[in-house]
Predicted 3D model of a 74-nucleotide RNA (c-di-GMP-I riboswitch aptamer) from uncultured Bdellovibrio sp. Rfam family: c-di-GMP-I riboswitch aptamer. Its family is annotated with cyclic-di-GMP binding in the Gene Ontology. The coordinates come from a structure-prediction model, not an experiment, and the mean pLDDT is 77.

């Protein structure tokens, strides 16, 4: 430089939820690509319940981390 991704929020759908997904939308990101039995960390509406424990063997990588990688002036 040419491009890429897409936070919060809004609407639809799925889910008990965490959250995911589609569309809109851009806070930002040189890995905001992949990985959740390689590791750490975070995460529970409602009900039961003194604490604890249980639906979570679920969810989150744009928390740390591991692996892989594009273009190119100087």
């Nucleotide at each position: 430089a040419a491009g890429g991704c897409a936070a919060a929020c809004c609407a639809g759908c799925g889910g008990a939820a965490a959250c995911g997904u589609u569309g809109g939308g851009a806070c930002g990101c040189a890995a905001a690509g992949c990985u959740a039995g390689a590791g750490g960390g975070g995460u529970g509406u409602c009900g039961g319940u003194u604490c604890g424990u249980c639906c979570a063997c679920g969810c989150c990588a744009g928390c740390c981390a591991g692996c892989u990688g594009c273009c190119a002036a100087a």
The source organism's lineage runs through Bacteria, Bdellovibrionota, Bdellovibrionia, Pseudobdellovibrionaceae and Bdellovibrio.